[in-house]
This is a predicted structure of a 330-nucleotide part of an RNA (large-subunit ribosomal RNA, domain IV) from a Betaproteobacteria bacterium. The coordinates come from a structure-prediction model, not an experiment, and the mean pLDDT is 87.

Context: one part of a larger RNA
């Protein structure tokens, strides 16, 4: 030097990615207590004040009131919340990467859509058996997606999935089986060779024929999609208006530089002396958007960004002390 602790003048986050770590706060009684708000909550908001010992006086008591007293100091030591405000995400308690992540991820009541009429659908199993499902019977069981609560959930079925229909064209195995081969009894031929029944056998047109897949049709809380361009108003801008191409239909409500905004430190406003961050707005959304949910919301939270009180050795800027470690003897 290091490690674990303790105290510090004056300042008081300047420290630093970041108040990380440290302090501060703390106990009971007592006053008091705001915005929101689902009316329970917010709440221990905040924010004050009291606390020893003696005596009196009430009281069964715990206490209560009164007087009187001691110290700097009375929950006299220890143990024991800092505290506001904002916005983001998540409704909430809960669950998780044993062993770098505890979340904004998962789950979760609650919505929603689909399957399932019981030998149920599903799922294990060897295409068994036979269990689960369930001694359950659709207010039931599975599957997906969403994710309290409020208020919402818009347009498109062309595409891809799913249902549904079955009238038309296509079609396998399989039937049938027109015909053709092969082989040959036999018959011609002097021979080479040729025809060739029946039976065996090989191919085989054409015709019947399923499901599927074409065809039709329905389906968004099914996978998913949700435009271009040019003109135009008596300043200028600008576009309710027009035209035109295109599409399956051209993004509704709502929200918007956003856990999403490239150009961006966008512009205007708040707060600072001083604000790439943060709050409010705007809207030109590079590339929001409605259950891969929009967009609010009170609680809640070892969750994320911002401010403020308050407090501190984080720091200005180091300093002094205890006790280890280390070193030396033994």
């Nucleotide at each position: 030097c290091c490690c674990u602790c303790u105290u510090c003048a004056a300042g008081g986050a300047a420290c630093u990615c970041g108040g990380c770590a440290a302090u501060c706060u703390a106990a009971c009684c007592c006053c008091g207590u705001a915005a929101c708000u689902u009316c329970g909550g917010a709440a221990g908001a905040a924010g004050g004040g009291g606390u020893g010992c003696c005596c009196g006086u009430c009281g069964c008591a715990a206490g209560a009131c009164g007087g009187g007293u001691c110290g700097c100091a009375g929950a006299g030591a220890a143990a024991u919340g800092g505290g506001c405000c904002u916005a983001c995400c998540g409704a909430c308690u809960g669950u998780u990467u044993a062993g770098c992540a505890a979340a904004a991820a998962c789950a979760c009541a609650g919505c929603a859509c689909u399957c399932u009429g019981c030998u149920a659908a599903g799922u294990c199993g060897u295409g068994a058996a036979g269990a689960c499902g369930a001694c359950g019977u659709a207010u039931a069981g599975g599957g997906u997606g969403u994710g309290a609560c409020a208020c919402g959930u818009g347009a498109c079925c062309a595409a891809u999935g799913c249902c549904g229909a079955a009238a038309g064209a296509u079609u396998a195995c399989g039937g049938u089986g027109a015909g053709a081969g092969g082989u040959c009894a036999g018959c011609c031929g002097c021979a080479a060779g040729g025809c060739g029944a029946a039976g065996c056998u090989u191919c085989g047109a054409a015709c019947c024929c399923a499901a599927g897949a074409c065809c039709c049709g329905g389906u968004g809380a099914a996978u998913g999609u949700c435009g271009g361009c040019c003109g135009u108003a008596a300043c200028u801008a600008u576009a309710a208006c027009g035209g035109u191409c295109c599409u399956a239909a051209g993004g509704u409500a709502g929200c918007g530089a956003a856990a999403u905004u490239c150009c961006u430190u966008g512009u205007c406003g708040g707060g600072u002396a001083a604000g790439u961050u943060c709050c409010g707005a705007c809207c030109u959304g590079c590339a929001c958007g409605a259950a891969u949910c929009g967009u609010g919301u009170a609680a809640c939270g070892a969750g994320u960004g911002g401010g403020c009180c308050g407090c501190u050795g984080u720091c200005u800027c180091g300093a002094a002390g205890a006790g280890g470690c280390g070193c030396u003897c033994g």
The organism belongs to Betaproteobacteria, within Bacteria.